[in-house]
RNA sequence: GCGUUCGUGGUCUAGCGGUAUGAUGAGAGCCUUCCAAGCUCUGGGUCCGGGUUCAACUCCCGGCGGACGCA
Numbered sequence: 001g002c003g004u005u006c007g008u009g010g011u012c013u014a015g016c017g018g019u020a021u022g023a024u025g026a027g028a029g030c031c032u033u034c035c036a037a038g039c040u041c042u043g044g045g046u047c048c049g050g051g052u053u054c055a056a057c058u059c060c061c062g063g064c065g066g067a068c069g070c071a
């Protein structure tokens, strides 16, 4: 340099073009003499820019970053 692939809350992760899922962690409450465990609730996210579309995490283009391969 070229190609393939990936980028989603603090971390990990799912997601046929139609309100973004779950786990874990965090906060609050219940329970308990207290703690732990358990139960309930809450906040927190689509790498960036553009295009297509009534509508984009999803499709297309470019960029950035990671991994792998070729040279």
Base pairs, nucleotide, nucleotide: 001070002069003068004067005066006065007064010024011023012022018054026042027041028040029039030038047063048062049061050060051059
RNAcentral holds the sequence, with entries from ENA. Predicted 3D model of a 71-nucleotide RNA (transfer RNA) from Candidatus Iainarchaeum sp. Rfam family: tRNA. Rfam classes the family as a transfer RNA. Its family is annotated with triplet codon-amino acid adaptor activity in the Gene Ontology. NCBI's taxonomy places the organism under Archaea, Candidatus Iainarchaeia, Candidatus Iainarchaeales, Candidatus Iainarchaeaceae, Candidatus Iainarchaeum. Model confidence (mean pLDDT): 81 of 100.